RNA sequence: GCCCACAUAGCUCAGCAGGUAGAGCACAUCCAUGGUAAGGAUGGGGUCAUCGGUUCAAUUCCGAUUGUGGGCU
Numbered sequence: 001g002c003c004c005a006c007a008u009a010g011c012u013c014a015g016c017a018g019g020u021a022g023a024g025c026a027c028a029u030c031c032a033u034g035g036u037a038a039g040g041a042u043g044g045g046g047u048c049a050u051c052g053g054u055u056c057a058a059u060u061c062c063g064a065u066u067g068u069g070g071g072c073u
Stems, first nucleotide, its partner, number of pairs: 001072007010025004019056001027043005049065005
């Protein structure tokens, strides 16, 4: 230098032939216990990497940029 993949909650990851974003763990409150752990219930938390385009509508499609990983020379 060229090519490919990925970027979604604090962490690990789903989601998608476009239609109001989810799980597990973690966190908070409550229940329960003599107390702790385990357990149960409820809840908070996301400008879906950034910018632009297409569209009535974009996490999803297209382009560019940034970052991470891998491959080739």